[in-house]
Context: one part of a larger RNA
């Protein structure tokens, strides 16, 4: 010096406390363990693995496994020969692939002969080729403490020394944030702000938006919006407390008050924490196989056990009819308006639209009626059967949707847990990514829109200061 203490002091965090809704009980959906299997690839394992790499496993993907092939090779570069490329057909095959076969010669240079580029084939060899092994060789690159306020250095003084000051101390802050003292004087990474977005108001600019004008054309940009540019918030003003200082409290003005609200932004280190299967890349193995091709299967199995989530156990509900208001996105191998068919998935025409224009598009819960009357029910919707849809070479394993029919289990859920301080929590729907199809997940997005914080004794992680230690 650190590090620990069921040591002290002080301080702050949805840490606890208050209040709201949840898991934990049921069914399902997904991840893991485990069982199993020719295989169920693989990693990921307290918090910080477990709806996670995977922002889409029917083939493909893919990396297992089984069973047929190839071995200079599925790719690269370099030698040599030899044909242009390319293509039709047919035959064996699960295909990879293997035999036969048709048609055709292209560009450059050159008179020609012949050479060049590109590309196929065949050959010899340097090699290639590995999602094999080590994340305890490693780069890079994310997690975590933790948006906690830390961490350090030059010079100077102090100690023999390791070190210490400074950075402690007295207020004060979200904050090593400012103030003032002080053998310390200053820097620097971080903190703050400087980016983005969101709330007000002004100014430019109006098509495809808007409508104070018009039935319309056709006028106008005032108004909504769109988007360039500015303005504005800074403890500026007033009062109080305070050391006359930082600052803290209360007030005015104001679209907004003390960092306005959200975002991006991660500091010296720690976890020999993750990742060699995103990529690179020592070092080792493999090299007619641990490389490559090809069909089928697996990853989708299931006695159980956990995590995440959906859907409910109903009257603030459940169904029927009516009627009303978002935002943010996405579209030419695309979105698809109307119009006909079909109960319905969805089919058949078929206009605009590379989109402030046309479309996806009805938001939905609310609101108004109506019906139900506490019950395993008009709740709840698994689970089967049957008959259809659509994508795709193809849905048996194993895809989505629709109709009928069936109607499980659940009546609020033990110990014990977890989120959230406001446009939040709860509640309701729409979008996009990935995608042929397939979303209860994952990103976004807006509607409705609460309660509760007395306080810091306690639990729990954090920070300074300080004492003890047989630890380092």
């Nucleotide at each position: 010096u650190g590090a620990c203490g069921g040591g002290g002091a002080c301080c702050c965090g949805c840490a606890c406390a208050a209040g709201c809704g949840g898991u934990g009980g049921a069914u399902g959906a997904u991840g893991u363990g485990g069982a199993u299997u020719a295989a169920u690839u693989c990693g990921a394992u307290g918090c910080a693995a477990c709806g996670c790499g995977a922002a889409a496993a029917a083939c493909c993907u893919u990396a297992c496994c089984u069973a047929c092939g190839c071995u200079u090779g599925a790719c690269a570069u370099g030698c040599c020969a030899g044909g242009a490329a390319c293509u039709u057909u047919c035959c064996a095959g699960a295909g990879a692939u293997g035999g036969a076969u048709u048609g055709g010669u292209g560009c450059c240079c050159g008179a020609a002969a012949g050479g060049g580029a590109a590309c196929c084939u065949g050959g010899a060899c340097a090699c290639a080729g590995g999602u094999g092994c080590u994340g305890c060789a490693u780069g890079g690159c994310a997690g975590u403490u933790g948006u906690c306020a830390g961490c350090u250095c030059g010079u100077g003084u102090c100690g023999u020394g390791a070190g210490a000051u400074g950075u402690u101390g007295g207020g004060u802050u979200a904050a090593g944030u400012c103030c003032c003292g002080c053998a310390a004087c200053g820097a620097g990474c971080g903190c703050a702000a400087c980016c983005c977005u969101u709330a007000u108001c002004c100014u430019u600019a109006g098509c495809u938006g808007c409508u104070a004008c018009g039935c319309a054309a056709g006028g106008g940009c005032a108004c909504u919006c769109u988007a360039g540019g500015g303005a504005g918030a800074c403890u500026c003003c007033c009062g109080g407390u305070g050391a006359c200082a930082a600052a803290c409290c209360g007030g005015a003005g104001g679209a907004a008050g003390g960092u306005g609200g959200g975002g991006a932004u991660g500091a010296u280190g720690u976890c020999a924490a993750g990742u060699c299967c995103a990529c690179a890349u020592g070092g080792c193995c493999c090299u007619u196989a641990u490389g490559u091709g090809u069909a089928g299967g697996g990853c989708u199995u299931c006695c159980c056990a956990c995590g995440u989530c959906a859907u409910a156990c109903a009257a603030u509900g459940g169904u029927c009819g009516g009627u009303a208001c978002a935002g943010a996105g996405g579209g030419u191998c695309g979105c698809c308006a109307c119009c006909c068919c079909g109960c319905g998935a969805g089919g058949g025409g078929g206009a605009u639209c590379c989109a402030a224009u046309c479309u996806c598009a009805g938001a939905a819960a609310a609101c108004c009626g109506a019906u139900u009357g506490u019950a395993g029910u008009c709740c709840g919707g698994a689970u089967u059967g049957c008959a259809g849809u659509u994508u795709g070479c193809a849905a048996c394993u194993u895809g989505u949707c629709u109709g009928c029919a069936u109607g499980a289990a659940g009546u609020c859920g033990g110990a014990a847990u977890c989120g959230g301080u406001a446009g939040u929590a709860a509640u309701c729907g729409c979008g996009g990514a990935u995608c042929a199809g397939c979303a209860u997940g994952u990103c976004g997005c807006g509607g409705u829109g609460a309660a509760u914080a007395c306080g810091u004794u306690c639990c729990c992680g954090g920070g300074u200061c300080u004492u003890g230690u047989a630890c380092a």
The part of an RNA shown here (small-subunit ribosomal RNA, 3' major domain) has 472 nucleotides and comes from uncultured Lautropia sp. Its Rfam family is "Bacterial small subunit ribosomal RNA". Taxonomically the source falls in Lautropia (Bacteria, Pseudomonadati, Pseudomonadota, Betaproteobacteria). The full RNA is in RNAcentral, with records from Greengenes.